[in-house]
Molecule: Bacterial RNase P class A
Organism: Geothermobacter hydrogeniphilus
RNA sequence: CGAAGAGGGACAGGUGAUCGCCGGCCCGCUGUCAUGGCGGGCGGGAGGAAAGUCCGGGCUCCGCAGGGCAGGAUGGUUCCUAACGGGAACCGGGGGUGACCCCAGGGAAAGUGCCACAGAGAGAAGACCGCCACUGAAACGCUUCGGCGGAGACGUGGUAAGGGUGAAAGGGUGAGGUAAGAGCUCACCAGGUCCGGCGGUGACGUCGGAUGCUCGGUAAACCCCAUCCGGAGCAAGGCCGAAUAGGGGAGUGUUUGAGGGCGGCCCGUCCGAGACUCCCGGGUAGGCUGCUUGAGGCCGUCGGCAACGGCGGUCCUAGAUGAAUGAUCACCACCCCGCCGGGGGUAACCGCGGUGGGGGACAGGACCCGGCUUAUGGCCCUCUUCGGCCA
Numbered sequence: 001c002g003a004a005g006a007g008g009g010a011c012a013g014g015u016g017a018u019c020g021c022c023g024g025c026c027c028g029c030u031g032u033c034a035u036g037g038c039g040g041g042c043g044g045g046a047g048g049a050a051a052g053u054c055c056g057g058g059c060u061c062c063g064c065a066g067g068g069c070a071g072g073a074u075g076g077u078u079c080c081u082a083a084c085g086g087g088a089a090c091c092g093g094g095g096g097u098g099a100c101c102c103c104a105g106g107g108a109a110a111g112u113g114c115c116a117c118a119g120a121g122a123g124a125a126g127a128c129c130g131c132c133a134c135u136g137a138a139a140c141g142c143u144u145c146g147g148c149g150g151a152g153a154c155g156u157g158g159u160a161a162g163g164g165u166g167a168a169a170g171g172g173u174g175a176g177g178u179a180a181g182a183g184c185u186c187a188c189c190a191g192g193u194c195c196g197g198c199g200g201u202g203a204c205g206u207c208g209g210a211u212g213c214u215c216g217g218u219a220a221a222c223c224c225c226a227u228c229c230g231g232a233g234c235a236a237g238g239c240c241g242a243a244u245a246g247g248g249g250a251g252u253g254u255u256u257g258a259g260g261g262c263g264g265c266c267c268g269u270c271c272g273a274g275a276c277u278c279c280c281g282g283g284u285a286g287g288c289u290g291c292u293u294g295a296g297g298c299c300g301u302c303g304g305c306a307a308c309g310g311c312g313g314u315c316c317u318a319g320a321u322g323a324a325u326g327a328u329c330a331c332c333a334c335c336c337c338g339c340c341g342g343g344g345g346u347a348a349c350c351g352c353g354g355u356g357g358g359g360g361a362c363a364g365g366a367c368c369c370g371g372c373u374u375a376u377g378g379c380c381c382u383c384u385u386c387g388g389c390c391a
Base pairs, nucleotide, nucleotide: 001387002386003385004384005383006382007381008380009379011377013332014331015330016329017328018327019326021045022044024042025041026040027039028038029037030036047362051373052372054371055370056369057368058367059233060232061231062230071229072228073227074226075225076090077089078088079087080086091105092103093102094101095100106224107223111222112221113218114217115216128163129162130159131158132157133156134155140149141148142147171189172188173187174186175185176184190214191213192211193210194209195208196207197206198205199204237289238288239287240286247280248279249278250277251276252275259271260270261269262268296315297314298313299312300311301310302309303308334359335358336357337356338355339354340353341352343350344349
């Protein structure tokens, strides 16, 4: 210098002007039985993911919730944590020259299922070609008439050496053995199972012994094993509570008629006890609460490889309910591109100044918190690896 790997940090523009939005407090004017209305002032007003709602917890109610079935989730070990399906370190397997990365990583030697195409056979297998043993013809052809070919065909059985199919064919190499073969036997190698020693908290590692045991893959297929999970969710839950209708009670009233219709009143007439008045309680609309100080942030220090934890200090400034934090302009800062000037360096290249143009994303609380995942704009820093060059 180039190409890579791992990790971390701060930010998400600033100031001013104008016009607006939502809460809080204060003042003035004004209205109502009451909640209010208008104007002014002060102060506050989204995020790193507020998102997806995927996991876990707090909180609340349901008979505090015990046991079992069903169902769901998780799955190497140890640790962290309120908890987790999250995180840290390690183990095993796989990939990379390497830094380093990836893995739902229990059980296939409990049972069942499945294994495309090809292939005879896809799992306590299989005989297609081949190899070996046994049996053993004929038509027909040729003929020197003795025979020869057909043909050791076909058939029966053995065989997993060799060929062939396949992602995969029931360990590999060699020797013995055999009619030919085969862990059939033996040596070595690989793996499994069982036993033991040593190291490690453990996953596991390593060493030794026994055993021919050689048993395919697949469990994000059924299943088995272990562990965990009661349900519903702030529209949880608690309190206050109209109007109208309906419920309960009391009173008035019943041909001496409450009340209503016939355009307002009287008479008259018609209907008529399901009417009227008061009281009580429940619910609805609506309002208040839950509501934001919390497993909280930052700094320092101590313990720990780390995740994280202890201690001390310090700081807290949204709580709306169809849901507010926005828009325009100017200047500055940031990033990108072009041009000009000047500087460092052998060079590649790297800063600096000026100027013109362009850009600023993803996205918005709705009870709270811890994670995961996804979206997104540039900037800065640390450590490490491989390659090249120089000293």